[in-house]
RNA sequence: UCCCGACAAAGGCACCCCCGUCGUGAGGCGGGCUCGCAAAGCCACGGGACUUCGUUCGCGAAGUCAGCCGGGCUGCCGAA
Numbered sequence: 001u002c003c004c005g006a007c008a009a010a011g012g013c014a015c016c017c018c019c020g021u022c023g024u025g026a027g028g029c030g031g032g033c034u035c036g037c038a039a040a041g042c043c044a045c046g047g048g049a050c051u052u053c054g055u056u057c058g059c060g061a062a063g064u065c066a067g068c069c070g071g072g073c074u075g076c077c078g079a080a
Base pairs, nucleotide, nucleotide: 004078005077012037013036017032018031019030020029021028022027035067041073042072043071045070046069047068048065049064050063051062052061053060054059
């Protein structure tokens, strides 16, 4: 340094639910809470799920999800 990841230390994130707010919607953001997470940091590139509109019902267009899987980029700590 790389692989790797401990009942380690320090710090971090935050499912569901509730409140507020934005969006037609999937969902986003802020606060509370804390199921979990070693990339649960970032990127919609491939697959997938979901939404809206259109449709000749085959599908098409525009979107959402990074906490569904893969891939790319970056990164804290450190035993075996």